This is a predicted structure of a 96-nucleotide RNA (SAM riboswitch aptamer (S box leader)) from a Desulfobacterales bacterium.

Formats: sequence, structure tokens, C1' cells
RNA sequence: AUGCUAUGCAGAGCGGCGCGAGAGAUCUGGCUCUAUGACCGCCCGGCAACCUUUUCCAAAAGGUGCCAAUUCCAGCCCGUAAGGGGAACAUAAGGU
Repeated sequence: AUGCUAUGCAGAGCGGCGCGAGAGAUCUGGCUCUAUGACCGCCCGGCAACCUUUUCCAAAAGGUGCCAAUUCCAGCCCGUAAGGGGAACAUAAGGU
């Protein structure tokens, strides 16, 4: 990098420091967050799933992940609608 499988309406920060203008993956539309400092980085704290090890289990340790809003919502297909499916994306595990 690519294809496969599983999961994605649950859960977890009004923390500290730094930075300084956009951010919520991409495009369009909406909506939201943001100088009362967002996003991002580091530290601390926390949550939960997959894998491995120990273990009767519970649980613990380790490898990853995550901590505004359903993956923020819609877009394509079915459906009067509610809703369902799909695509894309994210994460995990193993494959090439």
C1' cells in the first nucleotide's frame, strides 16, 4: 500500500503546559465548536473493544485504540414515512 473479517446510537477531561486560527477525514449543503483560546502537540487522568500472556473464573499485565455532538447530520439505493441497506472513513486482528 492493498484485499478480508468484526465493530462503529454505549463509555470516558469544565485537568495542566505550549501554540495561536481556524476545527469537526475528503467534496457539497446544513449544523456545531472556537480569542472565556478551539484544532493540534506534550504531560497527567480516564474509558472501552480486539489481540497476546498468566488465570478455573473474575481479574491483572502487555500491544494497539479512544475520551463534543450516532462516524455530528444529509448526499447513493429501497421506502409515503418511520426506518433499512450501501459507499466512504475510523479502529482491531490476521493475510498478501

It matches the Rfam family "SAM riboswitch aptamer (S box leader)". Its family is annotated with regulation of gene expression in the Gene Ontology. The sequence was found by an Rfam model in a public genome assembly. Of the family's consensus pairs, 97% are formed in the model. The source organism's lineage runs through Bacteria, Pseudomonadati, Thermodesulfobacteriota, Desulfobacteria and Desulfobacterales.